The prediction has a mean pLDDT of 79. Predicted 3D model of a 154-nucleotide RNA (Guanidine-I riboswitch aptamer). It was read from a public genome assembly, where an Rfam model found it.
RNA sequence: CGACAAGCAGUCUAGGGUUCCGUUAGCAGCGGCUCAGCGUAAACGCAAGUAAACGCUCGGCAUGCGGCUAAGCCUGGUCCAAGAGACGGCGUAUAGAUGGUUUCGGAUUCAUCCGCUCAUCUAUAUAACACGGAAGGAUAAAAGCCUGGGAGAU
Numbered sequence: 001c002g003a004c005a006a007g008c009a010g011u012c013u014a015g016g017g018u019u020c021c022g023u024u025a026g027c028a029g030c031g032g033c034u035c036a037g038c039g040u041a042a043a044c045g046c047a048a049g050u051a052a053a054c055g056c057u058c059g060g061c062a063u064g065c066g067g068c069u070a071a072g073c074c075u076g077g078u079c080c081a082a083g084a085g086a087c088g089g090c091g092u093a094u095a096g097a098u099g100g101u102u103u104c105g106g107a108u109u110c111a112u113c114c115g116c117u118c119a120u121c122u123a124u125a126u127a128a129c130a131c132g133g134a135a136g137g138a139u140a141a142a143a144g145c146c147u148g149g150g151a152g153a154u
Base pairs, nucleotide, nucleotide: 007090008089010087011086012085015080016079020077021076022074023071024070025069026068027067029065030064031063032061033060034059036057037056038055039054043050044049091126092125093124094123095122096121097120098119099118100117104115105114106113107112129149131152135147136146137145
């Protein structure tokens, strides 16, 4: 000093947070249930009295409904998500088969053949390697996201 298809998007995962949903906790409201007190009082009773139901007040609740607030040191759903994670697809490269084309090159027995090229299909490959900040950015927010196979290190 040193090329890159080391390509592209997709579905996911590790991971990540908290918009929304859910969960948990709290608060007030309207109900529900319930203890007590009071009022009224059906009914029973000769009477004293007992007293259902209803209403009011105070308190209580592993209670219902919707609301507000807080929590991601809430498993989750939604959401974000890997160059160095997974999968398949496309693309790319190489080889082969089939077909097309006679624009180009070549051969020749002058009619074809071969190459190049194009399309489709098939097969194979797409590997090995890959330590990595700080800082900044996006989104509701954070991150193995993006800057970034960057800087740097080896």